[in-house]
RNA sequence: GGCUACGUAGCUCAGUGGUAGAGCGGGGUCUUCAUAAGGCCAUGGUCACAGGUCCGAAUCCUGUCGUAGCCA
Numbered sequence: 001g002g003c004u005a006c007g008u009a010g011c012u013c014a015g016u017g018g019u020a021g022a023g024c025g026g027g028g029u030c031u032u033c034a035u036a037a038g039g040c041c042a043u044g045g046u047c048a049c050a051g052g053u054c055c056g057a058a059u060c061c062u063g064u065c066g067u068a069g070c071c072a
Stems, first nucleotide, its partner, number of pairs: 001071007010024004018055001027041004048064005
C1' cells in the first nucleotide's frame, strides 16, 4: 500500500428500513441479628465520525478514524 471483518449502555452482546433492547455490573429498597443468596424499583446511549439515499437510517451507499486478520 491492497483486501476482509468489526465499532450499539460501565462490560459482554442482540437488533439488517418503522418508538434502541437483553444479560451482567453500579444505585436504592425488602427479607436477615448480620452477611451471602434471592425479590422488587429505578438507573442507564451523539448507535465511532461526517456526508448521501429514503416519507423514515443503528440498519442501505460513500468517505474518514480506530481495532483485528490476510496479502504484498
Model confidence (mean pLDDT): 83 of 100.
This is a predicted structure of a 72-nucleotide RNA (transfer RNA) from a Candidatus Amesbacteria bacterium.
It was read from a public genome assembly.
The source organism's lineage runs through Bacteria, Bacteria candidate phyla and Candidatus Amesiibacteriota.
It matches the Rfam family "tRNA". It is annotated as a transfer RNA. Its family is annotated with triplet codon-amino acid adaptor activity in the Gene Ontology.